Record summary: The RNA shown here (transfer RNA) has 77 nucleotides and comes from a Patescibacteria group bacterium. The source organism's lineage runs through Bacteria and Bacteria candidate phyla. Rfam family: tRNA.
[in-house]
């Protein structure tokens, strides 16, 4: 310096041939139960989909650029 994948809740993630209100499990807050605690079982709150643009009636999804992280291949004194 080139390529190739990842970047969606606090955490790990799913949705990736464009479709209309963005989800799962686990934490987290209420409650119910318990002498309290766990646990169970009911609710609830939390995201402008890494970031700026672009296409398009419509983008988490398709182009481009950047920013961050992994591989892997070249140079290097």
């Nucleotide at each position: 310096g080139g390529g190739c994948c990842c970047g969606u809740a606090g955490c790990u993630c799913a949705g990736u041939c464009g479709g209309a209100u963005a989800g799962a499990g686990c934490a987290c807050c209420g409650g119910u139960u318990u002498c309290c605690u766990a646990a169970a079982c009911c609710g609830g709150g939390g995201g402008u989909c890494g970031u700026g643009a672009g296409u398009u009636c419509g983008a988490a999804u398709c182009u481009c650029g950047c920013c961050g992280g992994g591989c892997c291949c070249a140079c290097c004194a």